């Protein structure tokens, strides 16, 4: 120089004029503020608020799943192992258990899961029959072949009638002993043990998980209709003059309840943001120090103009927060490998 | 804003425990008629909303994403 592979970073800026929400200000003019990396899908984990239960546990039912760690908390991150894939940087990886039990394995094939003998080898033992030839019944055989996504360890020798882990070297699995790791797992010795796939099938094992969501939920509270329920005061008859009780009628009105419209709180200072430094690799966590950067209810964040070449992509907050997935012009910046060239 | 369901054939539905998808109307050709329509036979028609994974093998299992429908002040 060409090619790859990973990773952070911006998402116009800066002035001018109109305008819109909010906050301060008596107000008018006015001063300050005013989307996003995904605000978004709503696919997880919390926070807060109301319900249930107020002690654990089991059972149902849902999640997750290699190891350690981080973290309010996760299905998310960080470092690490094992597989896969790549010359390589470097990518993927729902990666416990099929030797606890159950089901499924279509078609095709001889067989598809307490395996098997279509085809082909072989007649060495044994039995019957025979035309005396393994010829037939039969017996042994999984080394060929055929089928399939899969046919019961690969592959060589030896061995055999002919074959087989029968026997033995090798890879590979599984058991098992041993040594090293915190741990997943690595090494290495033995043992012929040799055992199909499939749990994003049911299921077995650890471990989590109460429900529902700011249209949660709390406060104040009209007007109008309906009702006449609760308590309590006058006053005027009756019952016997008075008192007291009791009946009847009559009046004036008070207050509770309840919670629509509407309005206020929730609501935005916070697992907050910027720097710095210490500990770790590293997610992260501690310490100082400096900062406040929308909070609307019909629902604000536009729109022109000039200048920077150009000013353009996906897309706009509605309780907040950590995250994950899915969208996305244009451009900047770093690390690494590979292959050639040149010193 | 919040939560719930659903997408298969040109309509309207079905689909089993994963094994290669089906009714009905509707359409195409014959047949029957002097012609139509009915009625009979026979064919046609399908990215099972889209990726992506799990698996031998996916409409069916998980994941992610699209659109369309209720609900809830």
């Nucleotide at each position: 120089u060409g090619g790859g592979u990973c990773c952070g970073g911006c998402a116009g800026a800066c002035g001018g004029u109109c305008g819109c929400g909010c906050a301060c200000g008596u107000a008018a003019u006015g001063u300050g503020u005013g989307a996003g990396g995904a605000a978004a899908g709503u696919c997880c984990g919390g926070g807060c608020u109301c319900c249930a239960c107020a002690g654990a546990g089991c059972a149902a039912g849902g999640g997750u799943g290699c190891c350690u760690g981080a973290u309010a908390a996760c299905g998310u991150c960080a470092g690490g192992c094992g597989u896969a894939g790549g010359u390589a940087a470097c990518u993927a990886u729902a990666g416990g258990g099929a030797a606890a039990g159950u089901g499924c394995a279509a078609c095709a094939g001889a067989a598809a899961a307490c395996a098997c003998u279509c085809c082909g080898c072989c007649g060495a033992a044994a039995c019957a029959g025979u035309u005396a030839g393994g010829c037939u019944g039969u017996g042994g055989u999984a080394a060929g072949g055929u089928u399939g996504a899969a046919a019961u360890g690969g592959c060589g020798a030896g061995g055999u009638a002919a074959g087989a882990g029968c026997u033995c070297a090798c890879c590979g699995g599984c058991g098992u002993c041993c040594c090293g790791g915190a741990g997943a797992c690595g090494g290495g010795g033995c043992g012929g043990c040799c055992u199909u796939g499939u749990a994003a099938a049911c299921c077995c094992c650890a471990c989590c998980c109460g429900g529902a969501g700011c249209a949660a939920g709390a406060c104040c509270a009209a007007a109008u209709a309906g009702g006449g329920c609760c308590a309590a005061a006058g006053g005027c008859g009756g019952c016997u003059g008075c008192u007291c009780g009791u009946c009847g009628c009559c009046u004036c009105c008070g207050a509770g309840a309840g919670g629509u419209a509407g309005g206020u709180c929730g609501c935005u200072g916070g697992a907050g943001c910027u720097g710095c430094a210490u500990a770790g690799c590293g997610a992260u966590a501690u310490g100082c120090a400096g900062u406040c950067g929308a909070g609307a209810u019909a629902g604000a964040u536009g729109a022109u103009c000039g200048u920077c070449u150009a000013a353009u992509a996906c897309a706009g907050a509605a309780c907040c927060c950590g995250g994950c997935u899915u969208a996305c012009a244009g451009c900047c910046g770093g690390g690494c490998c590979c292959a050639c060239c040149c010193a | 804003g919040c939560u719930g369901c659903u997408g298969u054939a040109g309509c309207u539905c079905a689909g089993a425990u994963g094994g290669u998808a089906g009714a009905g109307c509707a359409c195409u050709u014959c047949a029957u008629u002097g012609g139509u329509a009915a009625u009979g036979a026979a064919g046609a028609g399908g990215u099972c909303a889209g990726c992506g994974g799990u698996u031998c093998a996916a409409u069916u299992c998980c994941g992610c994403c699209c659109a369309g429908c209720a609900g809830c002040u």

Predicted 3D model of RNase P RNA and transfer RNA as a complex of 416 nucleotides. Rfam match: Bacterial RNase P class A. Gene Ontology terms of the family: dimeric ribonuclease P complex, tRNA processing and ribonuclease P activity. It is annotated as a ribozyme.